[in-house]
RNA sequence: GGGGACGUAGCUCAGUUGGGAGAGCGCCGCCUUUGCAAGGCGGAGGUCGUCGGUUCGAUCCCGAUCGUCUCCA
Numbered sequence: 001g002g003g004g005a006c007g008u009a010g011c012u013c014a015g016u017u018g019g020g021a022g023a024g025c026g027c028c029g030c031c032u033u034u035g036c037a038a039g040g041c042g043g044a045g046g047u048c049g050u051c052g053g054u055u056c057g058a059u060c061c062c063g064a065u066c067g068u069c070u071c072c073a
Base pairs, nucleotide, nucleotide: 001072002071003070004069005068006067007066010025011024012023013022019056027043028042029041030040031039049065050064051063052062053061
């Protein structure tokens, strides 16, 4: 320098025929207990890496760019 994969909640990840942003763990509150744990219920938490484009509408399609991993040189 060139090719490929990945980037979504604090962590690990799901979600791609384009229309509701989600799960587990963690955190907070309540119930239960003499108390703790476990269990149950509820809640907070997201510019979907960034910028631009297509579209009525983009996590998803297109382009560029940044970061990580990997292959080739």